[in-house]
C1' cells in the first nucleotide's frame, strides 16, 4: 500500500433511524460500625473520535479523516 474489525462516563461495556444516550466497576455523600471494610440509599459524572452528507429526525445509515487492533503483500 490493500483489506476487515473497533472507538459512547475515570475503566470495561450496551444501545444499530424516534422521549432528556444506560448498566458494572469506580468516585462522592449519608445510613449502619468503637474505626474501617462489606451491605444499602442517594448523587455527580457524556452533547457518542472529527469533518461533511443523507433524512422530518443521526451515537445509530452513507463519505473523507485521525487514533487503536488484527491479517495479506
Nucleotide at each position: 500500500g490493500c483489506g476487515c474489525c473497533c472507538g459512547u462516563a475515570g475503566c470495561u461495556c450496551a444501545g444499530g433511524g424516534g422521549a432528556u444516550a444506560g448498566a458494572g466497576c469506580g468516585u462522592u455523600g449519608g445510613u449502619c460500625u468503637c474505626c474501617g471494610g462489606a451491605a444499602c440509599c442517594a448523587a455527580a459524572g457524556g452533547c457518542c473520535g472529527u469533518a461533511g452528507g443523507u433524512c422530518c429526525g443521526a451515537a445509530u445509515c452513507c463519505u473523507a479523516c485521525c487514533g487503536g487492533g488484527c491479517g495479506c503483500g